[in-house]
This is a predicted complex of two RNAs, RNase P RNA and transfer RNA, with 469 nucleotides together.
Rfam match: Bacterial RNase P class A.
The prediction has a mean pLDDT of 78.

RNA sequence: GGAGUCGACCAGACAGUCGCCGCGGCCGAUGACGGCCGAGGUCGUCAAGCCGCGGAGGAAAGUCCGGGCUCCGCAGGGCAGGGUGCCAGGUAACGCCUGGGGGGCGCGAGCCCACGGAAAGUGCCACAGAAAACAUACCGCCCCGAUGGGCUUCGGCCCUUUGGGGUAAGGGUGAAAAGGUGCGGUAAGAGCGCACCGCGUCUGGUGUAAAUCAGGCGGCAGGGCAAACCCCACCCGGAGCAAGACCAAAUAGGGGAGCACGCCGCGUCCUGCGGAUGCGGCACGGCGCGGCCCGCGCCGGCUUCCGGGUAGGUCGCUGGAGGCGCACGGUGACGUGCGCCCUAGAUGGAUGACUGUUCAAGACAGAACCCGGCUUACCGGUCGGCUCCCGCC
RNA sequence: GCCGGAAUAGCUCAGUCGGUAGAGCAGCUCAUUCGUAAUGAGAAGGUCGUAGGUUCGAUUCCUAUUUCCGGCACCA
Numbered sequence: 001g002g003a004g005u006c007g008a009c010c011a012g013a014c015a016g017u018c019g020c021c022g023c024g025g026c027c028g029a030u031g032a033c034g035g036c037c038g039a040g041g042u043c044g045u046c047a048a049g050c051c052g053c054g055g056a057g058g059a060a061a062g063u064c065c066g067g068g069c070u071c072c073g074c075a076g077g078g079c080a081g082g083g084u085g086c087c088a089g090g091u092a093a094c095g096c097c098u099g100g101g102g103g104g105c106g107c108g109a110g111c112c113c114a115c116g117g118a119a120a121g122u123g124c125c126a127c128a129g130a131a132a133a134c135a136u137a138c139c140g141c142c143c144c145g146a147u148g149g150g151c152u153u154c155g156g157c158c159c160u161u162u163g164g165g166g167u168a169a170g171g172g173u174g175a176a177a178a179g180g181u182g183c184g185g186u187a188a189g190a191g192c193g194c195a196c197c198g199c200g201u202c203u204g205g206u207g208u209a210a211a212u213c214a215g216g217c218g219g220c221a222g223g224g225c226a227a228a229c230c231c232c233a234c235c236c237g238g239a240g241c242a243a244g245a246c247c248a249a250a251u252a253g254g255g256g257a258g259c260a261c262g263c264c265g266c267g268u269c270c271u272g273c274g275g276a277u278g279c280g281g282c283a284c285g286g287c288g289c290g291g292c293c294c295g296c297g298c299c300g301g302c303u304u305c306c307g308g309g310u311a312g313g314u315c316g317c318u319g320g321a322g323g324c325g326c327a328c329g330g331u332g333a334c335g336u337g338c339g340c341c342c343u344a345g346a347u348g349g350a351u352g353a354c355u356g357u358u359c360a361a362g363a364c365a366g367a368a369c370c371c372g373g374c375u376u377a378c379c380g381g382u383c384g385g386c387u388c389c390c391g392c393c
Numbered sequence: 394g395c396c397g398g399a400a401u402a403g404c405u406c407a408g409u410c411g412g413u414a415g416a417g418c419a420g421c422u423c424a425u426u427c428g429u430a431a432u433g434a435g436a437a438g439g440u441c442g443u444a445g446g447u448u449c450g451a452u453u454c455c456u457a458u459u460u461c462c463g464g465c466a467c468c469a
Base pairs, nucleotide, nucleotide: 001389002388003387004386005385006384007383008382009381010380012358013357014356015355016354017353018352020055021054022053023052024051025050026049030047031046032045033044034043035042036041037040057364061375062374064373065372066371067370068369069240070239071238072237081236082235083234084233085232086100087099088098089097090096101115102113103112104111105110116231117230121229122228123225124224125223138171139170140167141166142165143164144163145162146161148159149158150157151156179197180196181195182194183193184192198220199218200217201216202215203214204213205212206211244315245314246313247312254306255305256304257303258302259301262282263281264280265279266278267277268276269275270274284300285299286298287297288296289295322341323340324339325338326337327336328335329334359362394465395464396463397462398461399460400459403418404417405416406415412449421435422434423433424432442458443457444456445455446454
């Protein structure tokens, strides 16, 4: 100098003008509401006005996990359902993180892995192939017998067809074929025997464990799929801030009290030829059918109190498993202690617009109850640790 | 803001213990007809929304992502 890998951080800057949201202060004479009395003053709250301060993110996103919080349910346990899955630890908890083991990739720093169980059971493995799982035999190899032919030194040998048997070396099929390589062995072969590797099991060492190392034993159980059903171990009550709590208008409707009220019929009740109450009809009144009449339709008194809910408003709402620094413990995630700091809170929903200067020319994108993670999107830049290559001294 | 669902031919939909995906309508060709419709016959048309993974093999199983749709105050 180049290439790479891991971690931390930044996410245009500055100035001016005009706006938006929250908080604090001043003024509250102007406006609105309310209280009090001496009746036009006074007090309180809010609005308006002025000043000051603060105002999106590393992902605020997807809503994929986990927790806080709220309401409902709940003795305890089980079934069903869902989730997680090497081991140990961290944590409020997790499917997250840290460390370790095993496997894979890379020269390396480093990165990736849904990594329990297939000798508990069930199921599937299309096509091809003899056979896809109680094993089996298409070609082949070998042995025995038969048939036909040829050669012959008469001992036999070779070839064709065929029957019976052995074998799993070789060929062939397939994604996958019943341990692999080598030597021995055999009629040909074969864990048939042996050595090494693999596998299983036992013992011992190390380690908390996953696991690993050494030795012995077993000729070998045994294919793949559990992101197929399932088994084993562990975990999980449901819903979600539009959760939930409080205040509470007008109209309509529910209940109580008081006053008022024509006629008729029916029902019920009573202190019984009169009342109370409910329903229906007539009358009366109001409204509509754009003026009037008839007709038709709808409605049925007034005052006051109580309770529920709606519109609306208040709370929940942001000070918290908070951030930063230092010390200590720990390999680390993290924990403990001390000090300092306060850093959005709307409810048609704020964080913006314009102008100028400047640079390396500005990406992905915007809170809505909060927090810990994961995943996804992203122009670029800064710093640090480490690895590899090249050059020079 | 919160909670659910879907994506398969031009359109509407099927497709289950994973094995090369179908139906109806539409469109095309031929027949029938003087011609059209109807009818009959035939053929074509699919990266199963996208990407990755598990598996010998994925529309199907798992993960991520894109698009679309639905529901959620309170009372009666």